Model confidence (mean pLDDT): 85 of 100.
Predicted 3D model of a 73-nucleotide RNA (transfer RNA) from a Candidatus Woesearchaeota archaeon.
The organism belongs to Candidatus Woesearchaeota, within Archaea.
The sequence was found in a public genome assembly.

[in-house]
RNA sequence: GGGGCCGUGGUCCAGCCUGGUAAGAUUCACCCUUGGGGUGGGUGCGACCCGAGUUCGAAUCUCGGCGGUCCCA
Numbered sequence: 001g002g003g004g005c006c007g008u009g010g011u012c013c014a015g016c017c018u019g020g021u022a023a024g025a026u027u028c029a030c031c032c033u034u035g036g037g038g039u040g041g042g043u044g045c046g047a048c049c050c051g052a053g054u055u056c057g058a059a060u061c062u063c064g065g066c067g068g069u070c071c072c073a
Base pairs, nucleotide, nucleotide: 001072002071003070004069005068006067007066010026011025012024020056028044029043030042031041032040049065050064051063052062053061
C1' cells in the first nucleotide's frame, strides 16, 4: 500500500441479509424472602464508533472517515 471481517448499556451478546417500539444474560441500585447472610423472585437505571447521503422513517441501505482483527505485499 491492497483486501476480508468486526464496532450495539459497565461487561458479554442478538437484531442488520428482508428499514418501522433495540431483545437477552451479567453487573449495579431498591424491594420481597431470612434471625442475619447466601440462593431465589420482583422493579428500576443504562447502548447502536463519527460524519454525510437515500428515505415518510436508518442500528439496518450507500459513501467517506476512525478504531480493532486477520490475510496479501